Context: one part of a larger RNA
Molecule: small-subunit ribosomal RNA, 3' major domain
Organism: Candidatus Hecatella orcuttiae
This record gives sequence, C1' cells and structure tokens, in this order.
RNA sequence: UGGCGGGGGAGCACCACAAGGGGUGAAGCUUGCGGUUUAAUUGGAGUCAACGCCGGGAAUCUCACCGGGGGUGACAGCUGGAUGAAGGCCAGAUUAAAGGUCUUGCCAGACUAGCUGAGAGGAGGUGCAUGGCCGUCGCCAGUUCGUGCCGUGAGGUAUCCCGUUAAGUCGGGUAACGAGCGAGAUCCACGCCCCUAGUUGCCAGCGGGUCCUUGGGACGCCGGGCACUCUAGGGGGACCGCCACCGAUAAGGUGGAGGAAGGUGUGGGCCACGGCAGGUCAGUAUGCCCCGGAUCCCCCGGGCCACACGUGAGCUGCAAUGGCGGGGACAAUGGGCUCCGACCCCGAAAGGGGAAGGUAAUCCCCAAACCCCGCCUCAGUUGGGAUCGAGGGCUGGAACUCGUCCUCGUGAACAUGGAAUCCCUAGUAAUCGCGUGUCAUCAGCGCGCGGUGAAUACGUCCCUGCUCCUUGCACA
Repeated sequence: UGGCGGGGGAGCACCACAAGGGGUGAAGCUUGCGGUUUAAUUGGAGUCAACGCCGGGAAUCUCACCGGGGGUGACAGCUGGAUGAAGGCCAGAUUAAAGGUCUUGCCAGACUAGCUGAGAGGAGGUGCAUGGCCGUCGCCAGUUCGUGCCGUGAGGUAUCCCGUUAAGUCGGGUAACGAGCGAGAUCCACGCCCCUAGUUGCCAGCGGGUCCUUGGGACGCCGGGCACUCUAGGGGGACCGCCACCGAUAAGGUGGAGGAAGGUGUGGGCCACGGCAGGUCAGUAUGCCCCGGAUCCCCCGGGCCACACGUGAGCUGCAAUGGCGGGGACAAUGGGCUCCGACCCCGAAAGGGGAAGGUAAUCCCCAAACCCCGCCUCAGUUGGGAUCGAGGGCUGGAACUCGUCCUCGUGAACAUGGAAUCCCUAGUAAUCGCGUGUCAUCAGCGCGCGGUGAAUACGUCCCUGCUCCUUGCACA
C1' cells in the first nucleotide's frame, strides 16, 4: 500500500429486507442440462455471471458424431510411359446401388501419386500463446495526473472532516492548488404547445353522386379544402426559476403555486482505471502443435429426438372473478413478388379451385381478454386435457425412426402444491391477444407491440450484498 475479520462508524439497493401482489417447488406436457444407454446419442458453457445459453425451433442439408461407399496432392526430384500415360466404356461378377473395383476387351493419344520432399484443406488440439467481441464486479462512484508540501524510503497529502447529493454532486473547513477519465451534460424515444407540409384523415364547413329508404341513415365515391386527427421535419418548454419554512446568510431539503410535465419528467443508448489466466480457436482472424490417401472433400443411411432416473426454465390446468354455445365492439408494432392475398365457389374442418388489388401511409395479413343473451350448479364435473385408436389435409425429392394441422373416438395425472426459493414500486405487477426473427413446413422460444389494469412501502440496515472512513492482523 492492499486484502481480510462471526471489529466499529456512516451511507445505499425490491438481482436486500419490511408492507404487499403474482409465481416456482406437487401434476401433465414442452425445452435445456446431468446421468445412464448407444455403432453414434458431435462439441462447448458449470454459483451469482452454465442449464428455451452458443442454437433465433437439427426429417435431408445444417453436421462437427456413427455405419457404409466413393474422391483428392500445386510445385520440385526420382520412377513409369508411343512395346500406349491420364481419362472413358459394352457385357458379366461384386454390391443396398454403382466401369467404384475386378474379368475379358474396346475407344483414346501425353502425360504420370508408385517413392521422397512440399502443399490444398481441417468444426483436429491449445481461449493457460493471442486479436477482436462479449459477460461480470457495475442499477457501482470511483480511478489518476501536474506542481507544491511531508517522509531516508516504500509512500502520504490532494481523494480527509462537517453538511448535502442518485453521484469524488455541490457548499464550507483544510498544505495544498489545479486538472484528466468517469458521474452529470451531450444523443434517441415518449408526454404539452407552436410553425412548415399535405393523393392518410374529414359533410368538421360547402356543392354533387350512389345505396338502403318513413323520418333519416350509410359510403371520401366525386368536386373542393387542409380546420381537426395523423404522418415527419424544425422550434419552444423545467431552471429549485417563484413563494413559505428548515439549514450556516451556503450547498441543499420539505411543502405550495402556476404548469402537459416538476426537482435526474419517464424510458433507453452510452458506461472510467482495472480485476475475474471469466467466455468464445465451433462466427471470423491468428502463433504453435497435429492429420495429410486421411483428422481433408462428396454421397446414402442413421444419430444429435434414446430413457429406470435427478434438475433448471417455461406452457396448460386444478375451475363459477369459471367453462360452453350464439350474437356484438375496439388496437399497435411490424411484414408482404416464385410474397401478402380481399372476394366468389367446393368442403363439417384442416384445406382446395379460381381470382381483384398491392413492389405498399394507397391493396392485403390482422385481435383476444371485454359486452349482451342462454345453458351448466360444485361434481374429477359441460373442470382438465395428457395418452392412445381411426379417418383426412399441408409442406417437402422424402414425414418409419422424427413435422404440423383438422375431425371423430379415448379421456390420464391434477382438489392450490413440504422444506425452500424467484420477480415486481405505476400505465409497473398481473392478465389478454397480436406482430416479427428463425422459416419449404413447424413457436409452449427470443425480440417487440398494443388492450384491460391493481395492491403495498415513501421506511430500515435485521437478512443478502455494495461504497466510504476507521481499527486489529501469525496474510501478500
């Protein structure tokens, strides 16, 4: 100087507690991991910070694994070669299938992998040789430099103390005075207002038209207009600025007014010096080592999907705040050319046959919870849907291993889940669906989007941890 302590003090955090809300842990299924099994069940990741992670879903491909089959050496030297090299082929044999190989021959016409060296290639090894990228400490507030001063020196001071802050944020004190990186500010989105612009929107205000037609209603359909909504560019707006109180007259804090919004407005992005020999040689790059007639390249089939078990993460439920049947309503983000497909017809449905429009603010894909009516009446049920049987559809060359959808039948466990444990403070949790990525097909996943919409703290350091000061130390 650091690190550590079941030493002390101060402060902080729903990856801490308290007050609350909802779960996980029991069940069935999905998915990852371990284990076991297997010809192979390729490999990596292992507390937080591995385990719906790499991988954003493996039928072939992917693919690295297993079984079988086939192919391949630039260049140099040696060797063979017009007494015919490389290459190709009928028939037969071999075979799952193959002029792949073999037998017998034919075509062809100049090179040649048989040997040595040297290559191409390698998802072969080493993330303890690396770059790059990422995770994490860190939803942290720290980390340094110049000059000065102190100390023989390592080093200290500054960076400490008091108050304050989300903050080494700021104010005051002070042998320190300043400064850099970080914090903040800057950047993006959302919320309010204004301006600019109108092939989206609008009888808002005017005129016309079409349809239903009793009054009247529906349609931007047309002229016309941008008022409103919206879209997308610019600007304004919030600063403890104003008032009161507290504080030291400070920094600031508490309350109030005005305001669409307050005290960091909300959410993101960015995230210091460094540590963890953290992760990745399997995304790419790359040193060294290794294979190099195979550890390279191609094909077919299988496997990654196994199943006595254990475990992480999820989905669906156990019902009446519900289930079922019928009717009715309202989104946003996005996506769309061998794509989205209105609409019509066929089918009980999945789906099929046609097909307008749309390279898209123009056309298309587009809700569910919710509301109304009816049934069910507490039951393993009209709850729950696993499992299995049968029939049918779609994608694809191909759904046996091993896809998905529809219909009928079958109807399992499950009666709110022990110890334990996770997430969350507001448009949040919970709940409801939708879009998209992957994608020929397949979403219980990831990333987004909107609809409905709570309860409880306004505290504390008890638990788990973090920061700073201080103290002890047989630690470095």